Transfer RNA from Darwinula stevensoni, 71 nucleotides, folded computationally. The coordinates come from a structure-prediction model, not an experiment, and the mean pLDDT is 82. Its Rfam family is "tRNA". Gene Ontology term of the family: triplet codon-amino acid adaptor activity.

RNA sequence: GGUUCGGUGGUGUAGUGGUAGCACACCUGACCGGCGAUCAGGAGGCCCGGGUUCAAUUCCCGGCCGUUCCU
Repeated sequence: GGUUCGGUGGUGUAGUGGUAGCACACCUGACCGGCGAUCAGGAGGCCCGGGUUCAAUUCCCGGCCGUUCCU
C1' cells in the first nucleotide's frame, strides 16, 4: 500500500428502511435483624461527514479506529 470483517448504553451482544431489544453492571423502592439474594420500577446507546428516500442504526460514497490476510 491493498484486502476481509466489524464499530449499537459502563461491558458483552441482537436488530434491519418506519418507536433500538436482551443479559450483566448502576440507581431507587419493597422484603430481610443486617449483608447478600429475590421482587418492582428507573436512568443510560446506533464512530464521523455527505448522498438517496416521505423516513437511514439499516442502503450508497468518503473519512477515522480496530481486526484478518497479502505484499